Predicted 3D model of a 477-nucleotide part of an RNA (small-subunit ribosomal RNA, 3' major domain) from an uncultured prokaryote. The prediction has a mean pLDDT of 81.
Context: one part of a larger RNA
RNA sequence: UGACGGGGGCCCGCACAAGCGGUGGAGCAUGUGGUUUAACUAGAAGCAACGCGCAGAACCUUACCAGCCCUUGACAUCCCGAUCGCGGUUUCCAGAGAUGGAUCCCUUCAGUUACUGUAUUGGAUACAGGUGCUGCAUGGCUGUCGUCAGCUCGUGUCGUGAGAUGUUGGGUUAAGUCCCGCAACGAGCGCAACCCUUAUCUUUAGUUGCCAUCAUUAAGUUGGGCACUCUAGAGGGACUGCCGGUGAUAAGCGGAGAGGAAGGUGGGGACGACGUCAAGUCAUCAUGGCCCUUAUGUCUGGGGCUACACACGUAAUACAAUGGCAGGUACAAUGGGCAGCGAAGCCGCGAGGUGGAGGAAAUCCAUAAAACCUGUCUCAGUUCGGAUUGGAGUCUGCAACUCGACUCCAUGAAGUUGGAAUCGCUAGUAAUCGUGGAUCAGCAUGCCACGGUGAAUACGUUCCCGGGCCUUGUACA
Repeated sequence: UGACGGGGGCCCGCACAAGCGGUGGAGCAUGUGGUUUAACUAGAAGCAACGCGCAGAACCUUACCAGCCCUUGACAUCCCGAUCGCGGUUUCCAGAGAUGGAUCCCUUCAGUUACUGUAUUGGAUACAGGUGCUGCAUGGCUGUCGUCAGCUCGUGUCGUGAGAUGUUGGGUUAAGUCCCGCAACGAGCGCAACCCUUAUCUUUAGUUGCCAUCAUUAAGUUGGGCACUCUAGAGGGACUGCCGGUGAUAAGCGGAGAGGAAGGUGGGGACGACGUCAAGUCAUCAUGGCCCUUAUGUCUGGGGCUACACACGUAAUACAAUGGCAGGUACAAUGGGCAGCGAAGCCGCGAGGUGGAGGAAAUCCAUAAAACCUGUCUCAGUUCGGAUUGGAGUCUGCAACUCGACUCCAUGAAGUUGGAAUCGCUAGUAAUCGUGGAUCAGCAUGCCACGGUGAAUACGUUCCCGGGCCUUGUACA
C1' cells in the first nucleotide's frame, strides 16, 4: 500500500421489512445429470451452466454409430498430355444410394491469329482437407462484479524509502454531483449531457388517412372539405427558471406553492471506466504449436442426437363458482406478405379443401381475448381437470415406422392450493388477457416484441445478502 475481521462509524440497493403473485406437491413441455446404447456427437458447471449456444435434429442439418464407396480427392492454385467444344437430356441395366456400365440428342466455346483464356478427362507432384487437441499459446467477441461511482495522470510539496498528498475534512447529490475549506494546482477515463423513443403544442403537407359543417348512401359510400384524428418533416417546451421557507450569504433541501401537457434525472432505451474471475468461446470466424493424410479427409443410404428404475433446473396447464359451459354483443397495438399473404362464394361437424378477387396508410394474414349481457351448472373428483389410450382423418414434405403438427369421435390418470426451503415485483409496475414476428417446407408451452384490463404495500434500516466511503487491528500478500 492492499486484502481480510462473527472491529467501529456513515450511506445505498426489491437486501430485509410491508404487500401481491409464484417455485418446491400433480400430470405434461423443455434443458441438464445419471443410467443405457453400436451411437445416444460435442460445448456450457455457484451467483455469472441447466426453454443456454439450438431464431426451430423426420432426410438434410450432423459433428455421432454400423455399413457401402473414393484416394490430388467434395473445394483452391500450379505442371504435363489428350479432346470436334461446352454440354444437355432421353432411356435402360446393376445397386439401398453413392456409383458403375450402356444408350440417345445437339453440333458449336470466347478473344485474337498463334497463342491466351475457359471447360472436361487422364496422369504426376507440390498440396488440398480435418466441427482433430490445446480458450492455460492467442486475436476478435461475450458474461460478471455493475450503470456500482469509482480508476488514474502531470507538475508541485512531504517522506531515507515503499509511498503519501491531490481523491481526505464540513455539507450535499442518483453520482469523485456540486459548494466550502485545505500543500496543493490542474488534467484524463468514467457520472451527467449530447443520440433514439414516449408524453404536449405550433407549423408545413392532405392521399391510400380523417369527417365538424352542407348534401347523399346499406356503409366516409359518393360530392365536398383538410377543421379534427392520424401520418412524418421542421421547430417550441422544463431550466430549481419564479414564489415564499430552510441552509453557512453557498451547494442544495423540503412545499397538498404558482404556472404548466409534463417538475426536480418527466417515463423508457441505447450507452458499461481502470480492472477482477489464466471466467466463456480453437464448434461462428481468424490464428501459433501439435496431431491425422487409402484417413482423424470425402461421398452416400440407414440408424442415433427423441433411449428411461431415477435426480435437479426452467416454463406452461390445472386443482374450480372472482369459475365451467352455451348464446348474444363491444373495444387494440406492434408487425409480416410475390417460390409469399390469400378475400368473397361453395363443400366439410372440424383440421381443411375448392376458388381465385385484391394489392402495401388502399388488399390479405385478421373474428383480438379477457371484459359486458342473458341462461345453465350448485360444491361433487363434478358440466372441474385434461394426461393417457383406441379409432377415423387433415396438412406439409421424395418420405411422418423409429420421429411432425393439427382435427373429429370415444376414453377421462394424477390433481382438492403443495414440507423444509426458495424466487420475482415499487406503477401503467405485479398479476391477468389475447395479438404479431424471427427461425421456418412442416413443427413454439421457448424467445423477441405489441397492445387490453389493472392492483396491494413501503413504518423504517435492528437484522440477512451484496456494494461504496472513512477509520481501526492483523502471526496474511